[in-house]
Context: one part of a larger RNA
RNA sequence: GCCGGUGACUCAUAGGUAGUGGCUUGGUCAAGGGAACACACCGGAGUCGUAGCGAAAACAAGUCUUCAUAGGGCAAUUGUCACUGCUUAUGGACCCGAACCUAGGUGAUCUAUCCAUGAUUAGGAUGAAGCUUGGGUGAAACUAAGUGGAGGUCUAAACCGAUAGAUUUUGAAGAAUCAACGGAUGAGUUGUGGUUAGGGGUGAAAUGCCACUCGAACCCAGAGCUAGCUGGUUCUCCCGAAAAUGCAUUGAGAUGCUGCAAUUGAUUGAACAUCUAGGGAUAAAGCACUAUUUUGGUCUAGGCCACCGAGCGGUACCAAAUCGAGGCAAACUCUGAAUAGUAGAUAUGACCUCAAAAUAAUAGGGGUCAAGGUCGGUCAGUGAGAAGAUGGGGGAUAAGCUUCAUCGUCGAGAGGGAAACAACCCAGAUCACCAGCUAAGGCCCCUAAAUGAUCGCUCAGUAGUAAAGGAGGUAGGGAUGUAGAGAUAGCCAGGAGGUUUACCUAGAAGCAGCCAUCCUUAAAAGAGUGCGUAAUAGCUCACUGAUCGAGCGCUCUUGCGUUGAAGAUGAAUGAAGCUAAAUGAUUUGUCGAAGCCUUGGGAUGUAAAAAUACAUCGGUAGGGGAGUGUUCCACCUUAGAAGGAGGCCCCCACGGAAGCAGUGGUGGAGGAAGCGAAAGAGAGAAUGUUAAC
Numbered sequence: 001g002c003c004g005g006u007g008a009c010u011c012a013u014a015g016g017u018a019g020u021g022g023c024u025u026g027g028u029c030a031a032g033g034g035a036a037c038a039c040a041c042c043g044g045a046g047u048c049g050u051a052g053c054g055a056a057a058a059c060a061a062g063u064c065u066u067c068a069u070a071g072g073g074c075a076a077u078u079g080u081c082a083c084u085g086c087u088u089a090u091g092g093a094c095c096c097g098a099a100c101c102u103a104g105g106u107g108a109u110c111u112a113u114c115c116a117u118g119a120u121u122a123g124g125a126u127g128a129a130g131c132u133u134g135g136g137u138g139a140a141a142c143u144a145a146g147u148g149g150a151g152g153u154c155u156a157a158a159c160c161g162a163u164a165g166a167u168u169u170u171g172a173a174g175a176a177u178c179a180a181c182g183g184a185u186g187a188g189u190u191g192u193g194g195u196u197a198g199g200g201g202u203g204a205a206a207u208g209c210c211a212c213u214c215g216a217a218c219c220c221a222g223a224g225c226u227a228g229c230u231g232g233u234u235c236u237c238c239c240g241a242a243a244a245u246g247c248a249u250u251g252a253g254a255u256g257c258u259g260c261a262a263u264u265g266a267u268u269g270a271a272c273a274u275c276u277a278g279g280g281a282u283a284a285a286g287c288a289c290u291a292u293u294u295u296g297g298u299c300u301a302g303g304c305c306a307c308c309g310a311g312c313g314g315u316a317c318c319a320a321a322u323c324g325a326g327g328c329a330a331a332c333u334c335u336g337a338a339u340a341g342u343a344g345a346u347a348u349g350a351c352c353u354c355a356a357a358a359u360a361a362u363a364g365g366g367g368u369c370a371a372g373g374u375c376g377g378u379c380a381g382u383g384a385g386a387a388g389a390u391g392g393g394g395g396a397u398a399a400g401c402u403u404c405a406u407c408g409u410c411g412a413g414a415g416g417g418a419a420a421c422a423a424c425c426c427a428g429a430u431c432a433c434c435a436g437c438u439a440a441g442g443c444c445c446c447u448a449a450a451u452g453a454u455c456g457c458u459c460a461g462u463a464g465u466a467a468a469g470g471a472g473g474u475a476g477g478g479a480u481g482u483a484g485a486g487a488u489a490g491c492c493a494g495g496a497g498g499u500u501u502a503c504c505u506a507g508a509a510g511c512a513g514c515c516a517u518c519c520u521u522a523a524a525a526g527a528g529u530g531c532g533u534a535a536u537a538g539c540u541c542a543c544u545g546a547u548c549g550a551g552c553g554c555u556c557u558u559g560c561g562u563u564g565a566a567g568a569u570g571a572a573u574g575a576a577g578c579u580a581a582a583u584g585a586u587u588u589g590u591c592g593a594a595g596c597c598u599u600g601g602g603a604u605g606u607a608a609a610a611a612u613a614c615a616u617c618g619g620u621a622g623g624g625g626a627g628u629g630u631u632c633c634a635c636c637u638u639a640g641a642a643g644g645a646g647g648c649c650c651c652c653a654c655g656g657a658a659g660c661a662g663u664g665g666u667g668g669a670g671g672a673a674g675c676g677a678a679a680g681a682g683a684g685a686a687u688g689u690u691a692a693c
Stems, first nucleotide, its partner, number of pairs: 001693001004690003011091013026048003032042002052059001062074004094232002097229001101222002104219003112196001114194007121186001123155003126151001130147006159183003163180001165178003198214001200210003207216001235627005246257004259382002262378007273346005284335001285333002290329001292327007300319001302318002306315002349369006385410002388407007415426003430601003436596002441591003446574001450588001452587005469563002473560006480553003490547001492545003496520003503513001526541001530539002602617005628682001630679002633676001635674001637672002647666003651662001654659001
């Protein structure tokens, strides 16, 4: 891992409640008795019920409160005993699961310290004290050579250890191997025997060690400790169907009450819609108050003190007040919606039928079905919600952020669309069908259906990522100027004189700079638009003529494009591809779902059998209902030994399912139907448990 077995809501007692049954001349017995397999019988103590109210005396269909029958509270009634189901309490209480705590014992053959008694330590090196001799001295000190053999001395095997590395890591080994490394006469190592015991011992001290166990050993017992925690909890079908809110809690993944579910009664006839009435102060708006704010004026009560200056003054500036023109507010309002909500009135919804076509008929009469609300009984789950839309708060008008309110969806919802995609769009799956119509969304190909129609726009592969900003992109609309008395653009020609104006300057001549900016000739020409020179010169412009021959200039605005535009494995409208198969508008078809509808079947409700009608039949937690099988027992009937029981294997019939018949084979002795009773009563999961492989 697989397969087979086994494996979890039980039992007792006592309440509550529903159903069923007995009795109701109220019901019922407990201990016990005799008898005994049991039933039945006896046993009236007790208990429930038959009257309540009050603290009570007491009173009583009433009573209590009270001065008061003024008012108010409670009452004015009600079976009981069993069985079964559900549920509650107490017990291990659905099953498995701790770490712990306590009591009594067992351990020092491992290891820690200690005690007793033994064992053991190659070789080499260094050379302390002391001593001897010589030198030295008055004697010493001192000194030299020798001798000597000290040391938690040096080196290095055995032995003891364990500093770094490699190997090993399902190892050769539950701590080792290899080549290096430390100590190796010492606080050394070691054999044997013994001592100290768990709230303890021992510890050159690491919370170390005390038998692969140590922040408190191990064994057994209390013990099925407890577990607001995790995991698991076994057959089928049908009906209804949640919550993730509020309050409280040593409360926050728990629990109580509330809200929301189911079921069973009673009661009502809703909901949506229309109309009427009244309340409020949100959005918007406004500035009349409060707060804030821009600007212009008027006015001098005031401030300031710069200038003139001493006139109790004037000018500039600031500024209260006031006037005009504008803004702004969740904690402003002279105003003020839509919605929402309250009350009342009208009015139920769907279907069938009267019902016949001259009309009446979107009206009316009758019938069937369905749903909602309220109040009780019994009895659950939930109390971590999520993304989206709208209105807000927090944050940065950040977050797949956080926190409220309202709504639908997912949760508990399948199907179609969005390439894929809980929460978006469409739409709510009773079953069957190789029938039809549509929704969202699509219709060139992948891919079902238009290479549909009409009018535009886009050339960027824009569509198929993004802003401020930029641009003779392109298609429209508006305003304005100019133009056959010839515009605009180009080309040809002129663009002069006083004058080099005056000043300034080394120079300044249209063109460094400053002031002024006239006159003349003319078709026109600035005391000069730009380049240029040291200054001149030179080129050019404004302005004018000729040529040409019909629009040109400036500005506002709309649509679609362009730029702005850089990311990490290799490119992504889903791909191929497309100039429409992009995009704006109009229009006709068509495809497209478990939607709707056609045909046929089933179930549930109204509704008790049949028929019939209408409605309904997605579903997690959870609730209710109806069935199926297993083991054993009672009653009753009964199959079976070579004409073959149960069991096992194949095939096959029936049923809505769990399931249940039959043929054939195998096998060789105990089974089955019906109606009931009782449970060790259904396995895929629990890192379940056990046997085989």
A computed fold for a 693-nucleotide part of an RNA from Olea europaea var. sylvestris, annotated as large-subunit ribosomal RNA, domain II. The coordinates come from a structure-prediction model, not an experiment, and the mean pLDDT is 82. Rfam family: Bacterial large subunit ribosomal RNA. Rfam links the family to the GO terms ribosome and structural constituent of ribosome.